[in-house]
RNA sequence: CCGUGCUAGGCGGGGAGGUAGCGGUGCCCUGAAUCCGCAAUCCGCUCUAGCGGGGCCGAAUCCCCGUCCGAGGGGCGCUGGUCUCGAGGCCAGUACGCCGGUCGGCGGCGGUGAUGGUCAGGUCCCGCGCGGUGAACGCCCUCGAACCAGGUCAGGUCCGGAAGGAAGCAGCCUUAAGGGGUAGCGGUCAUGCGCCGCGGGGAAGCCUGGCCGGAGUCGCGGGCCGGCGGGAACGCUCGAGAGCACGUUUCGACGGCGGGUGCACGG
Repeated sequence: CCGUGCUAGGCGGGGAGGUAGCGGUGCCCUGAAUCCGCAAUCCGCUCUAGCGGGGCCGAAUCCCCGUCCGAGGGGCGCUGGUCUCGAGGCCAGUACGCCGGUCGGCGGCGGUGAUGGUCAGGUCCCGCGCGGUGAACGCCCUCGAACCAGGUCAGGUCCGGAAGGAAGCAGCCUUAAGGGGUAGCGGUCAUGCGCCGCGGGGAAGCCUGGCCGGAGUCGCGGGCCGGCGGGAACGCUCGAGAGCACGUUUCGACGGCGGGUGCACGG
């Protein structure tokens, strides 16, 4: 130096959590590194090793030590920002509502006379009148009486010697009571009818007209200033939570580098 067979050892590691403490199952990060049974209302242990039973590799690319790198996780921070939730109007704010002041814009009207003032009238109310409308009535027209309406009364009846008279049904005519009717006329009663008349009343408003007067007035919206108000919509304050960034600390896989480490036999 090589070959063969063994042994030590290895066949994943780490974080948080859990635990008196150590591992494991479970979760997470890495990574590729065996099998079966047990195990979070836990399983197995008592200090550096999960317990029990198998299998494989096996002195080195694989084991051990040191060191470097550093994925990833945890703790801390009155360090910074973002978001969410809650509270606060005794919060100097923004936005909102109301009031006042100031500036000027648009439009309508205005020397064919604005705002304003005054007079009169109307609208409004009361009374009376007139008219309308409605109702019934009367007038008017028409119908309308077997007998208990009238006129005329055929026939027939009665009186009379006769001449002539009397009563009187039907019919016809006219009417009473009553019925119907187009318009018109008359008066009565009624009235949420009236560009109607007379008189009285009348605070304001509106309309019409006359007079005084001489330049603005009305409406809409805008900016600025001030005041008041409510309210959690925005901002602000306080509290809580989450997450990100940064700082610090802690653990730390994989990997890099360096070093170390058996036994036996044979050649």
Bacterial large signal recognition particle RNA from a Solirubrobacteraceae bacterium, 267 nucleotides, folded computationally. Of the family's consensus pairs, 94% are formed in the model. Its mean pLDDT, the model's own confidence on a scale to 100, is 78. A source record names the gene ffs. The RNAcentral record of the sequence draws on ENA and MGnify.